Molecule: SAM riboswitch aptamer (S box leader)
Organism: Aneurinibacillus terranovensis DSM 18919
RNA sequence: CUCUUAUCAAGAGAGGUGGAGGGACUGGCCCGAUGAAACCCGGCAACCCCAGACGAUGGACGCAAGUAUUUUCAACCAUCGCGGAAGGUGCCAAUUCCGGCAGAAUAUUUUUUUCUGCAAGAUAAGAG
Numbered sequence: 001c002u003c004u005u006a007u008c009a010a011g012a013g014a015g016g017u018g019g020a021g022g023g024a025c026u027g028g029c030c031c032g033a034u035g036a037a038a039c040c041c042g043g044c045a046a047c048c049c050c051a052g053a054c055g056a057u058g059g060a061c062g063c064a065a066g067u068a069u070u071u072u073c074a075a076c077c078a079u080c081g082c083g084g085a086a087g088g089u090g091c092c093a094a095u096u097c098c099g100g101c102a103g104a105a106u107a108u109u110u111u112u113u114u115c116u117g118c119a120a121g122a123u124a125a126g127a128g
Stems, first nucleotide, its partner, number of pairs: 001128008013041001015040003021031003025100004042092003047088002049084002052082001054081006060067002096120001101117005
């Protein structure tokens, strides 16, 4: 950098350094010397991850057609829920701040509002 999958309406400091910018892009609209970015501390969350004397569901063989299977319990495995936060990331104005392409509904007479899907973007996990 590309691809795949998932998520994006919740949450997070009147701290220190720093000094003018920032909110991806674009059009808006905002934030900012009552201090922007960045760095440090702090915090949030729980994707990966960790653990279980917990709860629920499932669990044979076969690529398949199909075959097999008396019951119960335990163990083991998987998924989901519940729990944790040591480690890998991430995040901490405004819904991903809102629109950006298409469709539907709605109001209107030059433009409104609402909804759905896509695109774009961000993050994680996996693959190349």